Predicted 3D model of an 85-nucleotide RNA (c-di-GMP-I riboswitch aptamer).

[in-house]
C1' cells in the first nucleotide's frame, strides 16, 4: 500500500414510532427515540430493482409513463476510522 473484518479501543451514524415542518404523493428536513450499521459517509447525469403519479397519454371503467423519490434494495464509482493476534 492492497485485501480482509473474528475479537478489542476511540469516536460516529440512526430503523420503527412520536412531534413540528416542506411536498400532489412517494418521501425529505429538524428534535426526541434506537432496530440496526465498518462505510448506515458521498454519488440517482453509471446500471438494475422498488415506491409514488402533480402532470401527460388512454378509457365507459380498470389503467400506462418519471422528469419525483429510495445510497438503510443490489451492483458500480469516490473518500475514510481502528485492527494485539
Nucleotide at each position: 500500500u492492497c485485501a480482509c473484518g473474528a475479537a478489542a479501543a476511540u469516536g460516529g451514524c440512526a430503523a420503527a414510532c412520536u412531534u413540528a415542518u416542506c411536498g400532489a404523493a412517494a418521501g425529505g428536513u429538524a428534535a426526541g427515540g434506537g432496530c440496526g450499521c465498518a462505510a448506515a459517509a458521498c454519488c440517482a447525469u453509471a446500471g438494475g430493482g422498488c415506491c409514488u403519479u402533480c402532470u401527460g397519454c388512454a378509457u365507459g371503467a380498470c389503467g400506462c409513463a418519471a422528469u419525483g423519490g429510495u445510497a438503510g434494495c443490489c451492483u458500480g464509482g469516490u473518500u475514510g476510522c481502528c485492527g494485539u493476534u
Overview:
Its mean pLDDT, the model's own confidence on a scale to 100, is 86. It matches the Rfam family "c-di-GMP-I riboswitch aptamer". Rfam links the family to the GO term cyclic-di-GMP binding.